[in-house]
RNA sequence: CCUUCGAAAACGCAAACCCGGCGAAAGCCGGCGACGCAAAGCCACGGGUCUACCUCCCACAGGACACGACCGCCGGGUUGCCGAA
Numbered sequence: 001c002c003u004u005c006g007a008a009a010a011c012g013c014a015a016a017c018c019c020g021g022c023g024a025a026a027g028c029c030g031g032c033g034a035c036g037c038a039a040a041g042c043c044a045c046g047g048g049u050c051u052a053c054c055u056c057c058c059a060c061a062g063g064a065c066a067c068g069a070c071c072g073c074c075g076g077g078u079u080g081c082c083g084a085a
Base pairs, nucleotide, nucleotide: 006082012037013036018031019030020029021028022027035072041078042077043076045075046074047073048070049069050068055064056063057062
């Protein structure tokens, strides 16, 4: 110095609820707030999950469907703070 691992320390991120906004919805953005997180930084590449405007089926109810969403579901890729065993 690098890789792996994760003690300590300094930081960081920010769940749910609530408020405002966008969206058909899932969900996202901002504020408040902390459940937690060693990548809970980023990427929709693989798997998985969620929603169903449109479209199709249906007498109705309802059902199917991603081009939508989730990286705080898992894997993968990529970048990063510290330096004990």